[in-house]
Context: one part of a larger RNA
RNA sequence: CUGGGGACCCCCGUUGGGAAGCGAAGACCCUGUGGAGCUUUACUGCAGCCUGCCGUUGCCUUACAGCUGGGGGUGCGCAGGGUAGGCGGGAGGCUUCGAAGUGCCCUCUCCGGGGGGCAUGGAGCCGUCGAUGAGACACCGCCCAUCCCUAGCUGUAGGGCUAACCGCUUCGGCGGGACAGCGGUUGGUGGGCAGUUUGGGUGGGGCGCCACGCUCCCGAAAAGGUAUCGGGAGCGCCCAAAGGUCGGCUCAGGCGGGUCAGAACUCCGCCGUAGAGUGCAAGGGCAAAAGCCGGCCUGACGUGAACCCCCAAAAUAAAGGUUCACGAGCCGAAAGGCGGGCCUAGCGAACCAUCCUGGCCUUUUGGUGAGGCCGGAUGACGUCAGAAAAGCUACCCCAGGGAUAACAGAGUCGUCCCCGGCGAGAGUACAUAUCGACCCGGGGGCUUGCUACCUCGAUGUCGGCUCUCCCCAUCCUGGCCGUGCAGCAGCGGCCAAGGGUGAGGUUGUUCGCCUAUUAAAGGGGAUCGUGAGCUGGGUUUAGACCGUCGUGAGACAGGUCGGUUGCUAUCUGACGGGGG
Numbered sequence: 001c002u003g004g005g006g007a008c009c010c011c012c013g014u015u016g017g018g019a020a021g022c023g024a025a026g027a028c029c030c031u032g033u034g035g036a037g038c039u040u041u042a043c044u045g046c047a048g049c050c051u052g053c054c055g056u057u058g059c060c061u062u063a064c065a066g067c068u069g070g071g072g073g074u075g076c077g078c079a080g081g082g083u084a085g086g087c088g089g090g091a092g093g094c095u096u097c098g099a100a101g102u103g104c105c106c107u108c109u110c111c112g113g114g115g116g117g118c119a120u121g122g123a124g125c126c127g128u129c130g131a132u133g134a135g136a137c138a139c140c141g142c143c144c145a146u147c148c149c150u151a152g153c154u155g156u157a158g159g160g161c162u163a164a165c166c167g168c169u170u171c172g173g174c175g176g177g178a179c180a181g182c183g184g185u186u187g188g189u190g191g192g193c194a195g196u197u198u199g200g201g202u203g204g205g206g207c208g209c210c211a212c213g214c215u216c217c218c219g220a221a222a223a224g225g226u227a228u229c230g231g232g233a234g235c236g237c238c239c240a241a242a243g244g245u246c247g248g249c250u251c252a253g254g255c256g257g258g259u260c261a262g263a264a265c266u267c268c269g270c271c272g273u274a275g276a277g278u279g280c281a282a283g284g285g286c287a288a289a290a291g292c293c294g295g296c297c298u299g300a301c302g303u304g305a306a307c308c309c310c311c312a313a314a315a316u317a318a319a320g321g322u323u324c325a326c327g328a329g330c331c332g333a334a335a336g337g338c339g340g341g342c343c344u345a346g347c348g349a350a351c352c353a354u355c356c357u358g359g360c361c362u363u364u365u366g367g368u369g370a371g372g373c374c375g376g377a378u379g380a381c382g383u384c385a386g387a388a389a390a391g392c393u394a395c396c397c398c399a400g401g402g403a404u405a406a407c408a409g410a411g412u413c414g415u416c417c418c419c420g421g422c423g424a425g426a427g428u429a430c431a432u433a434u435c436g437a438c439c440c441g442g443g444g445g446c447u448u449g450c451u452a453c454c455u456c457g458a459u460g461u462c463g464g465c466u467c468u469c470c471c472c473a474u475c476c477u478g479g480c481c482g483u484g485c486a487g488c489a490g491c492g493g494c495c496a497a498g499g500g501u502g503a504g505g506u507u508g509u510u511c512g513c514c515u516a517u518u519a520a521a522g523g524g525g526a527u528c529g530u531g532a533g534c535u536g537g538g539u540u541u542a543g544a545c546c547g548u549c550g551u552g553a554g555a556c557a558g559g560u561c562g563g564u565u566g567c568u569a570u571c572u573g574a575c576g577g578g579g580g
Stems, first nucleotide, its partner, number of pairs: 008580008017572003021567002029401004034397002036393004042196005048189003052185005058161018085143005092126003101120008165176004199212001200210002208229001213235006236384001237279001238341002243297007251275001253271005277286002280346001282344003301327008329338003352379005358374006408455001409453001410451003414448001416444006425435002462537001463535003467529001468526005475500003478495006503515004543561004547556003
């Protein structure tokens, strides 16, 4: 100097790696004292239906029942003329308006007789009197039990009627008929319909469980207090004595003795701070007692006040405790003690119901009744400071949440994969050719878990296809060492990632199994690389079937058939081309 390539500035085309690209306040999941649709033996109602009674709704009649009135019959312990219902009055009553007696019939019966009717008969019959608890069915009145007759009313059941009412009609009537229908009221039935509810905690939610009220110990870090689905245990009572008071006593156990076949019953002596006992958990406490025994009792009281505690932010209900006052008591000689129990668990607001005693108020006054107020007792809410309450939703919706799950990431690494230390033992003999127990130490971040740290105003989820880069703990090919390596072929190890690592069958599969080849058919990573690149077989919406579960709506990491895959590239990256 010439040519080529690159750098720089600009342009065109292509591609779809990145902008956890754009799109849609995530549809999955959870939360909300949010919603809706559906279900049912959830709760509470409503329509509808059934049903008793009343009204509309009247007349006649039969049977039966009840009530009331009227009339009548019956009423038998024993003694006794004999079938004495009770009480009272009572000395007379009935009878020619037909007595006793006799005959027939009806009825009741304790079988002896009682009552009634008709006929005959013709003038007497019964009582007071003696026996009896009670005296005449002589007579009169009232009452009881039971039966019969009758009247009225009411009811139940049945029958008939016609005029309400209803239907049909040729408008003359015909059929039904006090029923039905309608109105009121009672009880029932009633997802047909409606309004609602369907708890909380929770290493996501659900299932499980209760750590949802209370007591004791530890945790608890030497005051008090202190959490977890932390650890160990309990309570939801019991006792009329196991309470009050006064008095007395001392336990468990051991040793010795008596008795005996005998360690264990009972008895005697000594030692015995507590090892016993305490109604029940644990802790703390307790010896002339808080333990054991006995006497007398009921303070396991009434009314009220103040304070403490629960309660360490403040405040409060119930429960618990202390002191005091008044009243009534118990025990003790007295001092004194007693408002339950050695202490710490053994519990429950308001409303409502029932009960109790007293007081007060209202209903114009008095009485009664009713209602209310104040006080007390009992009854329960254990989700225990206490709503009246079942489910499904893949047909779903909304508000929110990365306060909270499923994918991916991150942390961790028990699990998983790989390596090492030691070397019991196997290997005929010999730990280390090869295999290697027990125990111990690591690495990796490909499995599966755990955590819940980023993302729920969205980072598209399995597998395949396509395409690129990387790791080495190397499957083949290369180099080397050991061998229980003669050779061939193997087995084990060291170095090494340049290249290679393929094709089929089955399955959505990853994986795996199988087939024939091959030098070999290695293992992994890149948001389980890669859906603004494809696919869409699987999973995971709406339809549908089966099995199983559920009363049902529906449900099922059970099966089955079907099922919309959006985006015109701004920046950046990459590839190709052009200009300066």

Annotation:
This is a predicted structure of a 580-nucleotide part of an RNA (large-subunit ribosomal RNA, domain V) from an Archaeoglobaceae archaeon. It matches the Rfam family "Bacterial large subunit ribosomal RNA". Rfam links the family to the GO terms structural constituent of ribosome and ribosome. NCBI's taxonomy places the organism under Archaea, Methanobacteriota, Archaeoglobi, Archaeoglobales, Archaeoglobaceae. Its mean pLDDT, the model's own confidence on a scale to 100, is 80.